[in-house]
Parts: sequence; C1' cells; structure tokens
RNA sequence: GAGUGGUAGCUCAGCUUGGGAGAGCACUAGACUGAAGAUCUAGUGGUCGGGGGUUCAAAUCCCCCCCACUCC
Repeated sequence: GAGUGGUAGCUCAGCUUGGGAGAGCACUAGACUGAAGAUCUAGUGGUCGGGGGUUCAAAUCCCCCCCACUCC
C1' cells in the first nucleotide's frame, strides 16, 4: 500500500436491494425430578468498533479514524 472482518456474555446471520435488530449456545424464572442433568415453556441482555455526512428514515450508502487477520 491492497483485501477481508468488527452486530447480545460466546459463535454468527442480516449489508448486495435503506424502513420490524435477529438465530444458536449461555444466563434467569417456571414445568418435570427425591435432587441434579437432559427436555419443554417464557424471559433478560445491543451506543450494530468510534466520529461525521447523505436521507423523511442508516447495522446497511459515502468520508475519516481505531482494532484484528491475510497478501504485497
């Protein structure tokens, strides 16, 4: 210098084509059990890496910066 990635505690989807922030695991509560595990039900949890811009509206588009990995 170039590319890819950064979204829940963890692993990630959603970005292409702007409009409801999600899944699994974990956690909490309940059911079940003598108790626990497993299973079932419900729920909690997010400045979408940071800032700015465009727009009625930005995780998504544009610009700058930070971090990780890969290549030169």